[in-house]
RNA sequence: UGUGAAAAAGGCAAACUUGCCGAAAGGCAAGGACGCAAAGCCUCAGGUCUAAGGCAUUGGCUAUGACAGCUGGGUUACCUAAU
Numbered sequence: 001u002g003u004g005a006a007a008a009a010g011g012c013a014a015a016c017u018u019g020c021c022g023a024a025a026g027g028c029a030a031g032g033a034c035g036c037a038a039a040g041c042c043u044c045a046g047g048u049c050u051a052a053g054g055c056a057u058u059g060g061c062u063a064u065g066a067c068a069g070c071u072g073g074g075u076u077a078c079c080u081a082a083u
Stems, first nucleotide, its partner, number of pairs: 004079001011036002016031006034069001040075003044072003047067003053062003
């Protein structure tokens, strides 16, 4: 430099439950572990979810809202065999 085999020090925490916030998607905290080598951070591109407001008017369209544990990208980082 590269890789993510194995291991160590450790780290994060899905579903679900409770409380709070939110119109919702969802978020935060505590409990809890399905998993994760960036499941650290950033909505830049795509994708997905929601539709308060706006538009429309028979129930639809729309992100300015949300998801970084959907993919790509950017950025920082512990350990590390073979090569």
Model confidence (mean pLDDT): 86 of 100. The RNA shown here (c-di-GMP-I-GGC riboswitch aptamer) has 83 nucleotides. Its Rfam family is "c-di-GMP-I-GGC riboswitch aptamer". Its family is annotated with cyclic-di-GMP binding in the Gene Ontology.